This is a predicted structure of a 100-nucleotide RNA (SAM riboswitch aptamer (S box leader)) from a Bryobacteraceae bacterium.

[in-house]
RNA sequence: UUAGCAUCACGAGCGGCGCGAGGGUACUGACCCGAAGAUCGCCCGGCAACCUGGCCAGUGAGUCAAGGUGCCAAAGUCAGCCUGAAGGGAACGAUGCGGC
Numbered sequence: 001u002u003a004g005c006a007u008c009a010c011g012a013g014c015g016g017c018g019c020g021a022g023g024g025u026a027c028u029g030a031c032c033c034g035a036a037g038a039u040c041g042c043c044c045g046g047c048a049a050c051c052u053g054g055c056c057a058g059u060g061a062g063u064c065a066a067g068g069u070g071c072c073a074a075a076g077u078c079a080g081c082c083u084g085a086a087g088g089g090a091a092c093g094a095u096g097c098g099g100c
């Protein structure tokens, strides 16, 4: 960065330090978090989506590890479009694999 594929209702500290005002990842409307310091950055701790490595009479949507990314308030916080009772689908977004 863009075609594609996969996952996103499970899981994971209200931890320590720093900054200082917004934030919850397009937009809008709600709702929620936030000077009792959020978001964000670093450290420690953890989770296990993908890659990686190991294991096996068993080859599985298996299991173990946690090296590379990622992630650790609330369902991607909820809704918005289609169908519609519920539910399901789409769109958008994020992450991984892949290409340049």
Base pairs, nucleotide, nucleotide: 001099004097005096006095007094008093013044015043016042017041018040022033023032024031027080028079029078030077045072046071047070049069050068051067052065053064054063055062056060076092081089082088083087
The organism belongs to Bryobacteraceae, within Bacteria.
The coordinates come from a structure-prediction model, not an experiment, and the mean pLDDT is 80.
Of the family's consensus pairs, 94% are formed in the model.
It matches the Rfam family "SAM riboswitch aptamer (S box leader)". Rfam's curators write: The SAM riboswitch is found upstream of a number of genes which code for proteins involved in methionine or cysteine biosynthesis in Gram-positive bacteria.